[in-house]
RNA sequence: AGAGUUUGAUCCUGGCUCAGGAUAAACGCUGGCGGCGCACAUAAGACAUGCAAGUCGAACGGAAGUCGUUACGAAAUGGAAUGAAGAUUUAUCUGAUUGAAGUUUUGUAACAAUGGCUUUAGUGGCGGACUGGUGAGUAACACGUAAGCAAUCUACCUAUUAGAGGGGAAUAACAAUGAGAAAUCAUUGCUAAUACCGCAUAAGCUUGUAGUACCGCAUGGUACAGCAAGAAAAGGAGCAAUCCGCUAAUAGAUGAGCUUGCGGCUGAUUAGCUAGUUGGUGUGGUAACGGCAUACCAAGGCAACGAUCAGUAGCCGGGCUGAGAGGCUCUUCGGCCACAUUGGGACUGAGAUACGGCCCAGACUCCUACGGGAGGCAGCAGUCGGGAAUUUUGCGCAAUGGAGGAAACUCUGACGCAGUGACGCCGCGUAUAGGAAGAAGGUUUUCGGAUUGUAAACUAUUUUAGUCAGGGAAGAAAAAUGACAGUACCUGAAGAAUAAGCUCCGGCUAACUACGUGCCAGCAGCCGCGGUAAUACGUAGGGAGCAAGCGUUAUCCGGAUUUAUUGGGUGUAAAGGGUGCGUAGACGGGAAGACAAGUUGGUUGUGAAAGCCCUCGGCUCAACUGAGGAACUGCAACCAAAACUAUCAUUCUUGAGUGCGGGAGAGGAAAGUGGAAUUCCUAGUGUAGCGGUGAAAUGCGUAGAUAUUAGGAGGAACACCAGUGGCGAAGGCGACUUUCUGGACCGUAACUGACGUUGAGGCACGAAAGUGUGGGGAGCAAACAGGAUUAGAUACCCUGGUAGUCCACGCUGUAAACGAUGAAUACUAGGUGUGGGGGGACUGACCCCUUCCGUGCCGCAGUUAACACAAUAAGUAUUCCACCUGGGGAGUACGAUCGCAAGAUUGAAACUCAAAGGAAUUGACGGGGGCCCGCACAAGCAGUGGAUUAUGUGGUUUAAUUCGACGUAACGCGAAGAACCUUACCGGGAUUUGACAUCCUACUAACGAGGUAGAGAUACAUUAGGUGCCCUUCGGGGAAAGUAGAGACAGGUGGUGCAUGGUUGUCGUCAGCUCGUGUCGUGAGAUGUUGGGUUAAGUCCCGCAACGAGCGCAACCCCUAUUGUUAGUUGCUACGAAAGAGCACUCUAGCGAGACUGCCGUUGACAAAACGGAGGAAGGUGGGGACGACGUCAAAUCAUCAUGCCCCUUAUGUCCCGGGCUACACACGUAAUACAAUGGCGAUCAACAGAGGGAAGCAAAGCCGCGAGGCAGAGCAAAACCCUAAAAGUCGUCUCAGUUCGGAUUGCAGGCUGAAACCCGCCUGCAUGAAGUUGGAAUUGCUAGUAAUCGCGGAUCAGCAUGCCGCGGUGAAUACGUUCCCGGGCCUUGUACACACCGCCCGUCACACCAUGAGAGUCGGGAACACCCGAAGUCCGUAGUCUAACCGCAAGGAGGGCGCGGCCGAAGGUGGGUCUGAUAAUCGGGGUGAAGUCGUAACAAGGUA
Repeated sequence: AGAGUUUGAUCCUGGCUCAGGAUAAACGCUGGCGGCGCACAUAAGACAUGCAAGUCGAACGGAAGUCGUUACGAAAUGGAAUGAAGAUUUAUCUGAUUGAAGUUUUGUAACAAUGGCUUUAGUGGCGGACUGGUGAGUAACACGUAAGCAAUCUACCUAUUAGAGGGGAAUAACAAUGAGAAAUCAUUGCUAAUACCGCAUAAGCUUGUAGUACCGCAUGGUACAGCAAGAAAAGGAGCAAUCCGCUAAUAGAUGAGCUUGCGGCUGAUUAGCUAGUUGGUGUGGUAACGGCAUACCAAGGCAACGAUCAGUAGCCGGGCUGAGAGGCUCUUCGGCCACAUUGGGACUGAGAUACGGCCCAGACUCCUACGGGAGGCAGCAGUCGGGAAUUUUGCGCAAUGGAGGAAACUCUGACGCAGUGACGCCGCGUAUAGGAAGAAGGUUUUCGGAUUGUAAACUAUUUUAGUCAGGGAAGAAAAAUGACAGUACCUGAAGAAUAAGCUCCGGCUAACUACGUGCCAGCAGCCGCGGUAAUACGUAGGGAGCAAGCGUUAUCCGGAUUUAUUGGGUGUAAAGGGUGCGUAGACGGGAAGACAAGUUGGUUGUGAAAGCCCUCGGCUCAACUGAGGAACUGCAACCAAAACUAUCAUUCUUGAGUGCGGGAGAGGAAAGUGGAAUUCCUAGUGUAGCGGUGAAAUGCGUAGAUAUUAGGAGGAACACCAGUGGCGAAGGCGACUUUCUGGACCGUAACUGACGUUGAGGCACGAAAGUGUGGGGAGCAAACAGGAUUAGAUACCCUGGUAGUCCACGCUGUAAACGAUGAAUACUAGGUGUGGGGGGACUGACCCCUUCCGUGCCGCAGUUAACACAAUAAGUAUUCCACCUGGGGAGUACGAUCGCAAGAUUGAAACUCAAAGGAAUUGACGGGGGCCCGCACAAGCAGUGGAUUAUGUGGUUUAAUUCGACGUAACGCGAAGAACCUUACCGGGAUUUGACAUCCUACUAACGAGGUAGAGAUACAUUAGGUGCCCUUCGGGGAAAGUAGAGACAGGUGGUGCAUGGUUGUCGUCAGCUCGUGUCGUGAGAUGUUGGGUUAAGUCCCGCAACGAGCGCAACCCCUAUUGUUAGUUGCUACGAAAGAGCACUCUAGCGAGACUGCCGUUGACAAAACGGAGGAAGGUGGGGACGACGUCAAAUCAUCAUGCCCCUUAUGUCCCGGGCUACACACGUAAUACAAUGGCGAUCAACAGAGGGAAGCAAAGCCGCGAGGCAGAGCAAAACCCUAAAAGUCGUCUCAGUUCGGAUUGCAGGCUGAAACCCGCCUGCAUGAAGUUGGAAUUGCUAGUAAUCGCGGAUCAGCAUGCCGCGGUGAAUACGUUCCCGGGCCUUGUACACACCGCCCGUCACACCAUGAGAGUCGGGAACACCCGAAGUCCGUAGUCUAACCGCAAGGAGGGCGCGGCCGAAGGUGGGUCUGAUAAUCGGGGUGAAGUCGUAACAAGGUA
C1' cells in the first nucleotide's frame, strides 16, 4: 500500500466482500513448564452455613474467679528409725510393735486491706458516615474542566491564647415480683461515673446599639475602641516528675456543602412547555445562599442556537483503532456520583437521611403453643437459578493500611499469599552435530523413475525444563515476630530420556496430486465449485502457514475519500426546490481613524496519580516493575502587537437605486369589433346514392340525402404574415381597436451614498386533467354503444356520442413544471448569423467600422467516465440556498398537516439481492434506411402435390421387425445391390484361455479321408493316404503347426461423437478474414478494410494518417473448342478386293502457337474501366472440372478406422440351425410409368454415337425354342475379338374412346442363377386389363449445347435397379427489370440482445414459504394527572393525664413526657385519557421459489414510437 465481484470486452459511478489490529470473550480440536496479570458482561434473581467492626477496666458501679505471713490444734498421707518372733550350715531372709521429717486438708488468732490480680454482661467514650461491593436509577451542575462563596460547616490532628470554683438530681446493671411458647417486657427497690442539670467566673466569642481608620466586585469586609445582654468545664493513671483527657477562642490542615461559564447521546412521524411556574416584599427554615417553605403582590420564565416529550446511558483519567483528523468504548487500576429486597421517614452524630442502625408500608422467606415474632451476601468464600460463559465454603495478620487503646494488645474475607481456568501478555523446551544402501514402508508413475528424505535407522555430543540428593534466602525496621515455604535460587548425579498440534492448499492468498462421489453427498468470507476424468466435496500422500497453541463465531476501528473539516458530489450514473418576492441567518466595494471581541506572541496558575513516549535501573531476558524527564495539543488570568475579520464613528462613487430623454415587444387585465371555415335551420335547383376503409360494415338517404345556390342562427378558434424572431420570473402569450397597467433595453450623468448578494421557515404565482356553483355548448371528444379486425380484441380502424373542452367566481398545487444544467459577481482565443438601441464615416434610408443588451451556430485553451460543454460554461474563482449516499421493498405503510373529494406534502422499517446503473466499443438482430449480388423474384419451359407401382422414413405391429441419419444441410441417406452368408436383431441348441494374437510346460509331424447320431454346431469310433524344412558331434536341437493343461490375457457392431483423433456436411466459390509498424483514443478499440468510381471478385484506379504484408479472389493444373509440328498400329486410305504400300485426310497422343481490353472509336477525372467495332476458330473469366480463407453449427460419425474412461468376462464373448431386417388401418419424401395423336401400333433391320467393361470373364458365327433361354464354342488379357441392337429418326395405320391409351393386379405355363427361390429373386409366353382423361392449397429445377426428350455403358454383383455414377443423340422458350418473397455482401441507424430475436422480458391467476400493514377485539407494561384513604414521622396546636434537678416558705410556677387534634405525607384504591409491546378470525399488498396457466405490455419504427 491494496485486491475480488456488474460486461462479449472497456472506462466510470456504486454497493457488497477480503487481507490488518484489538477483546473481561465463548465454542471445536489439541495441550510440556514458568513468570506477570485477569476471571458472573446474563437474573440490581433468590439465598443454607461460616466469617467480613470493633475496642477501651488508665471513665463507672457491679458480677464471677483468684490471691499473703506467723503461731497453735485436728485429721489424712508418709514411712526414717526400732526391731518381738520365726526360718537357715555361715552369710542372710521373713517380719509383729512403736512411729520422726515432709506433703495435703481443716479450725482458731494477729497483720497487710472493706486490698491486689484475671475475665467482662451493663452505664459511658471513640469508631460502626472509613474500608469493601454493584451500576439499577440518573441526560442531571451527575460528570469533566476552569472559576467563585464578602453566603458556609469541619470530630480526630497541628500551633497559639485563656480556663476548669462550688453544688445537685437520677438511672442501667443488680435484686424481688409478674406476663409471655419465644422475641422480649412491666412494676417495685438499691447504686456509680469523663452519663445528666443549675449557679459562679469570661481573655476571647455571640447578639443589640452608635463610632473611627483602611479596603473591596453590588449586598459589604477587616481592624480598633465604648455600652448593654448572654453562654464553659471532668476527670483518670502514676510514689513523683509528669502524662492522657475536659471547657472557651483564634489560625492552619483535612474533609464536606453551595453557585456559575464551557464541554460531551438519538429522535421534529415529539412544536409548543410552565402555576411555586418567573420575579418582588414579609416571615419561617438551613451550617449556608436560594420559591427551600409559606402569605400577599405582579405576570412573568423557557423554546427552531431545538424547549417539552420519548428512547438509550453511570461520567471521567484512560483503552482499542487510525498517517492524522476522527470513530468506537468505560472490564481490571485510579477520581467522582448513585444505590444497598421495593417505597417513604426521621433519630443520633462533627459528619448519614446510614450495605452488615431504627420506625412504617409492600412483596417474599423462616419460626410459632396461632396470641405473636425474625430476616435482607450489589462484603469474602459458597449454593440454586439464568446463561454460550466466568474460580476455593483455603492460609495469615509476617508485610502495607485502618479502628480503639497510655500501652501491651485486640479486631481487620481491606490486604498479603496460596488454589482453579492456555482467558490474555511474555519467556523457555520438545534436542544438537554427523549420517546415502538415497533402506523399508507409504504415495505416485509415461513403469524408466519421482517423492516422503538427512528425514529415520546408526554414530557421537549436550542436560534448559522434569526426576533424585544436598544446601537454602531477601522480603524484618534497634530486638522479637514469615502465611507464602523447605518456595525462589545454588551445587551434584543419571539419562535423549517425559513433552506437537491446529488450520489451510480454485482466485483474492503462501501451498498439488491420486482415489471415492456424480447438481447426490457436501463446500462456501466474496466470486462461485459438484450433472463420470472435481488442484473447490470426502479420504490419503505431499506441501504452505502459525505454534502450546491453532481455527471458528461475536463485537469495534481500519481498509471506506462509502457522510468527504482535512477529504466527495448533483446535464445523462443517486442528487437543482416548478417559479418569484422576501424574514431570520450567512457573506459583502474604496480611503483614513479608533477599539482590542476574534487572531498572534509571551508570562503565570492549573491540567491528580497511574497509563502512552524517552532515558536509566530491578527481577538470568522479556512481560512485569522502580526512578527521572518529556508530554497531557485543554482551560483560566495577566501583559503586548494591530495586518486581517468584527464593532464604533468620518468620508468616497465605481456596486445598487432615483431622475430626465428615447424607441421595441403574441407581457398582463377589461370592453368592443371583424372575416374565413365547420355544424344546424329555412327556401330553391336536382336524383340515387352518400359516407367511410387496407377491404368492408354500422350510419345517413325516395318522408329527397350527398352536391349546389341564397338567407339566417350559434359557439369556438384566429390561416397567410411566422422567422432556433419577440415578450414574460416560471407556467405561458399570436385577428383588429380602445382604455388601464407591469417589466426590460439604450442614451445622459442631475441626485442618494453600499442602501448589496443569497435566502431556512413564510407569502404569492403556477400547464393539463380533476372538483363546486351558475351559465354556455358549433367543432372535437374520455366513458359508453354499434360495425369491423382477430384464435380472442373490454385495443389500434370506422360510425355515433356524454362529461369535459368555452365564460364567471372558488378549490386543487401537481407534470419529462426540461436546458433533465439553482441564484449572484468577476475573469478567460476567435469566427459567423439574427432581434432592439446608440455612435462614427458617407450625398445616402443601403453598405462599412464600432458599442451595449438579447437570441442561435461553429470552434481553441480548459473541463469531463465518455458523450459533450466551451463568454448564454458543464472553464477559473468567491458567496448563499436546495438536494444525494447500492438495487428492490417504496414515494409504499403508519402518524401528522392541507383538501369538498380525487388526492397532495412530509416519509420509514422488516425482508430480499450482489448487483442495479451511466457513457462508449465490437458483434448480432430489426415487420430501420441506402447501395449491390444470386434461377431470389419477374419472363418462360418442364415438373412435384391427384393415380398405380418402386423405394426410403415415421407410426403401428412383432419373439425380432438390429443400428445410425431428423429444417435447409435426415427420408432411392450409411447400403456400389438383406433368399443362406452378410447380420449387428429374435427363438432354440452348444461352448468357456475361447472363432482370433503373444508367452510357458508336456506330448505329437503337420495334413487328410470316409463311417454313425444329430437341424447343425458337435460328439463317438476308425484310420485308407501321408511322413516335410534348417543345423548336427547323429545322441539330438531349432523354426513352423497341432493336441492337452495352468494363468497372464483374448473378445465386445456394449455406453459416451457432450472426453477425442481422423473424415465429412453447411453457410459458400459468398468476398471476405487478418497481421506488422505507425497514428488516434484513459480504454475496449479505431485507422488501414471507410469515401468517389469500377469489377464476377477487398478486381483495379483515384483520394485519404497511414505505409506495407499474409490467408482467400484471379492465375498456375486437367478436359474441351482452332491450328502448326512430330510420331504413327490394332487406326485411316486416294488401289475393284485381298495382300502390300503410304501417312495426305479421319483419328490417336506428345510438343508448340493462339486471347492480352493487344488495336480503333466513344464515354469516363488525362485513371481504373465500360460500350461499340475490326480482325479472329474463339472476345472481354471462351465453356467445364479440380481447387473451399478466418471461422460458425458442443452439426454428423465410438457401427469404416483409431482411441481415453466406464461396463460385461460359463457372457453384453464365440459357434450353429431356423426366423427377422421384406410385417401393414395409415402419413410423408424421392422416383418410375402414364393419362395419349409432338401419340400408340406396324414396317424400315444396311441411317447415324460416345464412353466404358471383359479370363471362375466377354462371348461371335451356326442350330433349337414364339420367347426368356439352350446347345455349341471361333476370337479376345483388347484402337485388333466380344458385350454392341443404339433409341428418338423415316414411312404406313389408328381418329379422341377409359380407346389399338394405360399397364397395375391376378391365373396358368416356362426360363436363369444358386446347396436352396415357401416366407423372399429376376426374366419369358399366353390370358386378365385397376386407378388414371394433366391433378386443390402449396411447391421444385433450369439462362444454351442449358431445360426438355432419347437411348447406351459401368460399379456393386452367383442371381437380383424404376436407384446411383457416367456417356453421347435430338434440341428449345424467356430475362422489361430489381417494387416485392428468400438468401448473401458493404455502409449507416436503433437496441434493455451477447447462449446474441428460436434473444430479452411484463402482469394477472394457481402452489409453497417468509417478513409486514389493517383488523371486531383480547392480554400486559410505562410515565403523568384527578379524586378517595391515609402508616411511620418532622413541624404546629392543645392543659386530658403524668412529672427528679430550676424558682418559690408554701400553694404553686417554668419546663418536659404521654395522649388528642391539624398540615404534609409512601404504599394502596377508583377513574378517564395517553405512550408502548404481544396476540387475533379475517382482509390487503410485498418479497422469494430450474422447468405450471393465460396473453405479449416494453427493448428494433418491438410491429398503434